[in-house]
RNA sequence: GGAGAGGUGCCAGAGUGGUCGAAUGGGCUCGCCUGGAAAGCGAGUGUACCGGUAACGGUACCAAGAGUUCGAAUCUCUUCUUCUCCGCCA
Numbered sequence: 001g002g003a004g005a006g007g008u009g010c011c012a013g014a015g016u017g018g019u020c021g022a023a024u025g026g027g028c029u030c031g032c033c034u035g036g037a038a039a040g041c042g043a044g045u046g047u048a049c050c051g052g053u054a055a056c057g058g059u060a061c062c063a064a065g066a067g068u069u070c071g072a073a074u075c076u077c078u079u080c081u082u083c084u085c086c087g088c089c090a
Stems, first nucleotide, its partner, number of pairs: 001086007010026003018070001027045006046061006063079005
């Protein structure tokens, strides 16, 4: 340099343009269970900003930016970056 496949939450990972701020598993937190643990069971669990004493509510965010669309994690373009294969120089 060429070809191809990727980038999603704490981690892994799914995701038909609307049912998604996001399945599922792990981890973690709380509770149940237990004499106490482990295992098991139930619930919860992203970040930032704004409002609120708090509980909680609202908005934005799927590598970055732009575009298409009534609507984008999903489609298009550019950039960044990871992996695989091939090639070139030394």

Overview
This is a predicted structure of a 90-nucleotide RNA (transfer RNA) from an uncultured bacterium. Its Rfam family is "tRNA". Rfam's curators write: Transfer RNA (tRNA) molecules are approximately 80 nucleotides in length. The coordinates come from a structure-prediction model, not an experiment, and the mean pLDDT is 80.